[in-house]
Context: one part of a larger RNA
RNA sequence: CUGGGCGUAAAGGGUGCGUAGGCGGCUAAUCAAGCCAGGGGUGAAAGGCUACGGCUUAACCGUAGUAAGCCUUUGGAACUGAUUAGCUUGAGUGCAGGAGAGGAGAGUGGAAUUCCUAGUGUAGCGGUGAAAUGCGUAGAUAUUAGGAGGAACACCAGUGGCGAAGGCGACUCUCUGGACUGUAACUGACGCUGAGGCACGAAAGCGUGGGGAGCAAACAGGAUUAGAUACCCUGGUAGUCCACGCCGUAAACGAUGGGUGCUGGGUGUCGGGGGUUCACACCCUCGGUGCCGGAGUUAACGCAAUAAGCACUCCGCCUGGGGAGUACGGUCGCAAGACUGAAACUC
Numbered sequence: 001c002u003g004g005g006c007g008u009a010a011a012g013g014g015u016g017c018g019u020a021g022g023c024g025g026c027u028a029a030u031c032a033a034g035c036c037a038g039g040g041g042u043g044a045a046a047g048g049c050u051a052c053g054g055c056u057u058a059a060c061c062g063u064a065g066u067a068a069g070c071c072u073u074u075g076g077a078a079c080u081g082a083u084u085a086g087c088u089u090g091a092g093u094g095c096a097g098g099a100g101a102g103g104a105g106a107g108u109g110g111a112a113u114u115c116c117u118a119g120u121g122u123a124g125c126g127g128u129g130a131a132a133u134g135c136g137u138a139g140a141u142a143u144u145a146g147g148a149g150g151a152a153c154a155c156c157a158g159u160g161g162c163g164a165a166g167g168c169g170a171c172u173c174u175c176u177g178g179a180c181u182g183u184a185a186c187u188g189a190c191g192c193u194g195a196g197g198c199a200c201g202a203a204a205g206c207g208u209g210g211g212g213a214g215c216a217a218a219c220a221g222g223a224u225u226a227g228a229u230a231c232c233c234u235g236g237u238a239g240u241c242c243a244c245g246c247c248g249u250a251a252a253c254g255a256u257g258g259g260u261g262c263u264g265g266g267u268g269u270c271g272g273g274g275g276u277u278c279a280c281a282c283c284c285u286c287g288g289u290g291c292c293g294g295a296g297u298u299a300a301c302g303c304a305a306u307a308a309g310c311a312c313u314c315c316g317c318c319u320g321g322g323g324a325g326u327a328c329g330g331u332c333g334c335a336a337g338a339c340u341g342a343a344a345c346u347c
Base pairs, nucleotide, nucleotide: 004318005317006316007301008300012315014200015199016198017197021193022192023191025087026086027085028084029083030082031081033080034079035076036075037074038073039072040071041070042069048066049065050064051063052062053061054060090190091187092186093185094183095182096181097180102176103175104174105173106172107171108170109153114148115147116146117145118144119143120142124135125134161168162167205246206245207244208243209242210241214240215239219235220234221233222232257314258313259312260311261310262309265292266291267290268289269288270287271286272285273284274283275282296303297302320347321346322345329340330339331338332337
């Protein structure tokens, strides 16, 4: 390169925005680069292929025919392309609506844990499989009142909602992004994807400065055990929280990249719209989110209009196991390390 693949066998980039590039709706005209047809030139010989023939056959040899490509010329115009003119269904804008833990900042609230102060009160509390360490007559646990401080927001809560993903859950205000429905006023293909690039990106970790209630790596003690550097218990520091700056990874999962079109049904649920009704029902429709299942598909499991079905298009990735996501080099990082990423050897 050809061919085959990527839910679970190797394989979808963590996610978006977007550059180059690739691909791209309907109508008409023109051009003729791609494309198609005819002619000419070239394509040395040998070799190859096909047919026939010569050595008894074959190898070997001879004769004839033959390829793609390139150049040139004459024509064609369906498709691709280019240019011009238009269209509205793709895309976007406007207008009218309702939904939402979407994001950022500021403020507020109640329950609970802990601690402090005061009252009541007395011998235990706590903890476990059972205990002990621990706390308590310097008055604990329990209970009542007051106060401090930090973190998280019970019920509502729902295969509910929102977000590109990571993720988002008390309440109020301010700023702000997106989606959906209806309408059809406007633009008129403005679209899809996206190598590089840029941005975002859980937790842990790192830097500087705060904060520190609870929880809790490390650590200490008590148990368990043959041992117990664990599981259980009592404590407990980083951390968890905030601000700013790094890190850039996850089973970052639907283990399923994005877009568009097409292909039986049934049944929940969320947000809209229309019809009908006194109202509820019921019917139709758009968008999301689930379950079941037909054709089809699949190695099977399963998937099945939210496809893993049928197609087109763009990107990423795979090519036996180990060695190894290692070594070396490079780029990035304060570091931890991340990204890129082999070979020898071996089965």
This is a predicted structure of a 347-nucleotide part of an RNA (small-subunit ribosomal RNA, central domain) from an uncultured bacterium. The RNAcentral record of the full RNA draws on Greengenes. Its Rfam family is "Bacterial small subunit ribosomal RNA".